[in-house]
RNA sequence: AUGGAGAGUUUGAUCCUAGCUCAGAGCGAACGCUGGCGGCGUAGUUUAGACAUGCAAGUCGAACGGUAGACUCUUUCGGGAGUUUAGAGUGGCGAACGGGUGCGUAAUACGCGGACAACUUACCCCUUAGUUUGGAAUAGCCUACUGAAAAGUGGAUUAAUGCCGGAUGUGAUUUGAAAUCGCAUGAUUUCGAUAUUAAAGUUUGUGAUGACGCUAGGGGAGAGGUUCACGGCCUAUCAGCUUGUUGGCGGGGUAAUGGCCCACCAAGGCUAAGACGGGUAGCUGGUCUGAGAGGAUGAUCAGCCACACUGGGACUGAGACACGGCCCAGACACCUAUGGGUGGCAGCAGUUUCGAAUUAUUCACAAUGGACGAAAGUCUGAUGGUGUGACGCCGCGUGAGGGAUGAAGGUCCUUGGAUUGUAAACCUCUGUCGUUGGGGAGCAAUGGUCGGGUUUGUAGCCCGAAUUGAGUUAACCCAAAAAGGAAGCAGUGGCUAACUCUGUGCCAGCAGCCGCGGUAAUACAGAGACUGCAAGCGUUGCUCGGAAUUACUGGGCGUAAAGGGUGCGCAGGCGGUUGGGUAUGUCAGGUGUGAAAGUUCAAGGCUUAACCUUGAAAGGGCACCUGAAACUAUCCGACUGGAGUGUUGAAGGGGUAAGCGGAAUUCCGCGUGUAGCAGUGAAAUGCGUAGAUAUGCGGAGGAACACCAAAGGCGAAGGCAGCUUACUGGGCAACAACUGACGCUAAUGCACGAAAGCGUGGGGAGCGAAAGGGAUUAGAUACCCCUGUAGUCCACGCCGUAAACGGUGUACACUAGGUCUUGGGGGAUUCGACCCCCUCAGGAUCCAAGCUAACGCGAUAAGUGUACCGCCUGAGGACUACGGUCGCAAGACUAAAACUCAAAGGAAUUGACGGGGGCCCGCACAAGCGGUGGAACAUGUGGCUUAAUUCGAUGAAACGCGAAGAACCUUACCUAGGCUUGACAUGCGUCGGAAUGCUCGGUGAAAGCCGGGCAGUCUUUCGGGACCGACGCACAGGUGCUGCAUGGCUGUCGUCAGCUCGUGUCGUGAGAUGUUCGGUUAAGUCCGGUAACGAGCGCAACCCUUGUUUCUAGUUGCCAGCGCGUAAUGGCGGGGACUCUAGAGAGACAACCUCCAGAUGGAGGGGGAAGGUGGGGAUGACGUCAAGUCAGUAUGGCCCUUACGUCUAGGGCUGCACACGUGUUACAAUGCCCGGUACAAUGAGACGCAAUUCCGCGAGGAGGAGCAAAUCUAUAAAACCGGGCCCAGUUCAGAUUGGAGUCUGCAAUUCGACUCCAUGAAGUCGGAAUCGCUAGUAAUGGCGCAUCAGCUACGGCGCCGUGAAUACGUUCCCGGGCCUUGUACACACCGCCCGUCACG
Repeated sequence: AUGGAGAGUUUGAUCCUAGCUCAGAGCGAACGCUGGCGGCGUAGUUUAGACAUGCAAGUCGAACGGUAGACUCUUUCGGGAGUUUAGAGUGGCGAACGGGUGCGUAAUACGCGGACAACUUACCCCUUAGUUUGGAAUAGCCUACUGAAAAGUGGAUUAAUGCCGGAUGUGAUUUGAAAUCGCAUGAUUUCGAUAUUAAAGUUUGUGAUGACGCUAGGGGAGAGGUUCACGGCCUAUCAGCUUGUUGGCGGGGUAAUGGCCCACCAAGGCUAAGACGGGUAGCUGGUCUGAGAGGAUGAUCAGCCACACUGGGACUGAGACACGGCCCAGACACCUAUGGGUGGCAGCAGUUUCGAAUUAUUCACAAUGGACGAAAGUCUGAUGGUGUGACGCCGCGUGAGGGAUGAAGGUCCUUGGAUUGUAAACCUCUGUCGUUGGGGAGCAAUGGUCGGGUUUGUAGCCCGAAUUGAGUUAACCCAAAAAGGAAGCAGUGGCUAACUCUGUGCCAGCAGCCGCGGUAAUACAGAGACUGCAAGCGUUGCUCGGAAUUACUGGGCGUAAAGGGUGCGCAGGCGGUUGGGUAUGUCAGGUGUGAAAGUUCAAGGCUUAACCUUGAAAGGGCACCUGAAACUAUCCGACUGGAGUGUUGAAGGGGUAAGCGGAAUUCCGCGUGUAGCAGUGAAAUGCGUAGAUAUGCGGAGGAACACCAAAGGCGAAGGCAGCUUACUGGGCAACAACUGACGCUAAUGCACGAAAGCGUGGGGAGCGAAAGGGAUUAGAUACCCCUGUAGUCCACGCCGUAAACGGUGUACACUAGGUCUUGGGGGAUUCGACCCCCUCAGGAUCCAAGCUAACGCGAUAAGUGUACCGCCUGAGGACUACGGUCGCAAGACUAAAACUCAAAGGAAUUGACGGGGGCCCGCACAAGCGGUGGAACAUGUGGCUUAAUUCGAUGAAACGCGAAGAACCUUACCUAGGCUUGACAUGCGUCGGAAUGCUCGGUGAAAGCCGGGCAGUCUUUCGGGACCGACGCACAGGUGCUGCAUGGCUGUCGUCAGCUCGUGUCGUGAGAUGUUCGGUUAAGUCCGGUAACGAGCGCAACCCUUGUUUCUAGUUGCCAGCGCGUAAUGGCGGGGACUCUAGAGAGACAACCUCCAGAUGGAGGGGGAAGGUGGGGAUGACGUCAAGUCAGUAUGGCCCUUACGUCUAGGGCUGCACACGUGUUACAAUGCCCGGUACAAUGAGACGCAAUUCCGCGAGGAGGAGCAAAUCUAUAAAACCGGGCCCAGUUCAGAUUGGAGUCUGCAAUUCGACUCCAUGAAGUCGGAAUCGCUAGUAAUGGCGCAUCAGCUACGGCGCCGUGAAUACGUUCCCGGGCCUUGUACACACCGCCCGUCACG
């Protein structure tokens, strides 16, 4: 010492800057929903709008005259006396307080502290002296009159504490002198003089010297008046204002100073420290907020001011220029007999208007206070109470304990359960508040009356008794009954505590900010559950806070907003060393003040609290007194280090003026010379045969000054460059002679200020806005080209701006270094220099500490400090509008708001991208070979058509794709006819029947429906069970939707070489490093280096196949040797040599040699079947495309349920003006046809493959040996040999069509394949464009298989035969990898984004 919290939102992510928004507290509040009680507070913030009605200021008979009425006594009954007294009047005091409101007022106000020696003060207190003697009226009453009323006029009469005169003069005023004192004018006291100047009485009593008054003074208290310093709003887009203005002399006026007023005189006074003007506003104590400093505010309470229908004025009075007084004017309203009058709620209630909005036309003077009175008392809408409003603060209650079957109901559900929830029910208990009944303080003290005491006393004082309450039907206490009468509001995506279901489907809606909602919404609406607060809870508005977001405490300006373009310099601010004085600031102590209330603390009183009471502290301020003298200020003196002067010296595109020079361009003249020149990416316009360009000579004119030349020099900045001369500014070094703080900064001001532009007059070679022409282009008012005017140049005068930039104000001081350079000085050395060392002043560069959001800055600071100036406060609107100043104009300077947005921005990071760069790869290009695109046909797709032409796939990465087989089936589509527990699964109930097989009739296209017959006879504990049928119930079923709810699988980038992690290190951080770099590789492959070291998924290898070989094995394969047999054949016996088959091994690793090399590695060679991953395959990292698939299957949600399910027949998926993709066959002679002849491999085969043989021209048929296969089955074709064709729409090509057939199949019409005969279309090598392929590849030839009854297969998947060409190379196209760079992109260039137009 008690005091300080943050969050959301800019981005893919980060740090920063910056705005917006939220959480807090508060309110004289209002609105929405809800509402039990009490206490204490509080309530027209808007219209200083208008007001009906009642009340809010009277009182005194003890100042006065007089008295209605009532009562008592009396009476001659006419009356009289007495007591009491209303109303009115004279007079006194009060009415200037109290109460209301905030219009005006930025100072005649307020606050705080002073001054009055320029002042006043009724009532109150103290004190001195007095209170004498006369007079004249007047209201009232009475009477007469006028008027509608309000009111007024006349007559008669009357009192006083009303009014007037005389006396006295303690005194006061006026004036003279002296003393003392002070603060300048002066003040006080004392002693004189002259003149002026007072009064009122009433009352009790037997009486008075009593009491209350009155008069003249003095003092006091309280109150007021005047004046001074200081303090507190916005605006300069208000810069000058003022004539009673500023002062003086003399008067007037006032309680009093004063231009307050007047006459005269002078010309002053105020202002950047903001006058004058404009806007707004009562000020303060305080209140709210805040850690504080501050900011906002001025309700209730308290102090002051101002106002009282609007404006003006005075009167009375101690006090007013007077809220409930007067006069005048005005507006408004009311009455009226129209002549004239009356009124003022910003008092308390109340009405009306206005408004989101603010109460009773209440009770009482019992208390407190006020006016009057001697007093009793009267009056008091001040005040005290009650009422209305959850308007606020505070307190209490709506029950407490037990109670699990964890009830019912609700909600959710994975169907198991969970939750609501001890919550309820139920049991036990209590009785606050409320209800009923009863009791019951305190606010009450006075006063008056009575009694007592003291006393002469019925005076005064003291004691006691009864008496005095609006609130009060109260606070509080007791009793009774009964859990009975008493809970809502907001929220639940994040901020921010609290989550699910249903509905909805960018709709309806929500939203404070960010943002939710487009079919699975914790964000909309409803429900349940939960959270928060609670008789309230939310919303709206406003204030402060958070916001260090105006920064005094406590911010910034290189790039985020922000340094003036530069200098000089007035005011202002700040200022070196030293001595002395003073005491302005400063510091210490004291005194006074800083009202009370409030706040804080400590106690106390209401049951507690709110609330109230008492005390203390605080009130940071102001004033005065005393003191200190370091700093500051000031005065006097001194100093030399800051600053300046001087002497000597050197450097420089510093400035101004004049003169001179050469090169070059252009033009002119002459000569030589001939066809082009010029220009561009390419051209054209243009120039040129009237002689250009080129070249030689001569001349004219203007502008600019190559080389030197530099990161170099000078200048304040702008800026400054040929040479010479004249004039001139500044800086630097050395010396240390002189002055002695003379300094720094600098608002306003003054000066300078590139280019362009303007004015007047010159000049004009080149260049060159505008303009013309030519190109480019979709266009091209541009970029390119040919011309070309202003201008550029000079003189004089304007303009005053620039990315006027180091985007960095000026000055001074301090804080490690390295290097280069310009100018000077010194040292050392030398003959003299250079190099070298030290130093001063500049210009550069790299770094330390430090700073910075980072980038970066780093002695030339953006480091550390000081002084002064300028500037900033979200983005846009807007370097704008209006106003002002300047300018000839153009325009410049100064400079807003409405409105819109939640961002705008800085630096850095990772990606992506670039018609950026570097390196590298790929049939990517190039080099080649063959195709597609043209034809016909096949097939898929789009489109069209249709009852249906089922659905999906759509750039690459859909389109001979799902589909490895649509005539029926398939089949999902259409038409028609049927079925409804269903074609299929499981379970339950009732009834019947074994099941099952065969068969008939009717109807029908079939399915189905209706109705018969025959065979058959399971098991059992006799209930039944398995199975079937009928009926019923759960359910089945769906190729219906969503691939953007999903799993799984797949495509693609891409078999590209990448993608990551751990630890460490660097960075505030996102991130970086590793993975970059130098080499190398097919490769993030390996090596070297390296703040990295390691690791993982990928690469490679391991796997399969193929190429060589060894061993083992030898049938169905093979046949060298031996033998048998045949016309011939491994046909047979045998054999394992060979081929082959299929197991196990070997082999290749840059191993060897040479060269290059630092290492990896590369090049060549040998050997080898194979050589540099040998060929091929399988294998696809992290991820991308919401890529594809709900129609393969699976699956959430939604939808259908006599239909979107299921069965059947027929049709369709095959439809055809057209377009595209993928293929086949061709266009022919490297070919076609005929004949002959040779050589394979992979595979398949029993509902199968099928030989020999026979028939048919053929498809095929008849028949059937062999084969479940190294055994049987299938002619390989191209090739080769021989012959024909002879370049033609052909002996090419085969579409189409007619006829006749074969085969499969229930069925070949829609809609099959094949064969034969006949027919014989387009097509003669294909536009723009485009595809594949690098070796056993392309090209070309045939063969096999899956699906399959058959087949539209020319498709797909495989096999073998024949078998090339080319690659210089990486500029370009496409795709990809690594590094780097720019970025306003991140949905990532198919991005972002600007302007116009159209619509709204």
Description: Predicted 3D model of a 1400-nucleotide RNA (small-subunit ribosomal RNA) from a Puniceicoccales bacterium. The RNAcentral record of the sequence draws on ENA and SILVA.